[in-house]
RNA sequence: GCCGGGGUAGCUCAGUUGGUUAGAGCACCGCACUCAUAAAGCGGAGGUCGAGAGUUCGAGCCUCUCCCCCGGCA
Numbered sequence: 001g002c003c004g005g006g007g008u009a010g011c012u013c014a015g016u017u018g019g020u021u022a023g024a025g026c027a028c029c030g031c032a033c034u035c036a037u038a039a040a041g042c043g044g045a046g047g048u049c050g051a052g053a054g055u056u057c058g059a060g061c062c063u064c065u066c067c068c069c070c071g072g073c074a
Stems, first nucleotide, its partner, number of pairs: 001073007010026004019057001028044004050066005
């Protein structure tokens, strides 16, 4: 340099053919339970969907440019 995959919550990841609220598990906070602690239970908070632009009535999803990570080729 070329090709492929990936970047979404603190971490690991889902997100269907572009659509009606951006989610799950773990972690965190609170409640309840308990003599007490933990687990199991109930609830809550937490997001510039890597950055910018474009298309569209509407973009996490499609297009373009750039950045970063992984793998392959040279």

The RNA shown here (transfer RNA) has 74 nucleotides and comes from a Minisyncoccota bacterium. Its Rfam family is "tRNA". Gene Ontology term of the family: triplet codon-amino acid adaptor activity. It is annotated as a transfer RNA. The coordinates come from a structure-prediction model, not an experiment, and the mean pLDDT is 81. Lineage of the source: Bacteria > Bacillati > Minisyncoccota.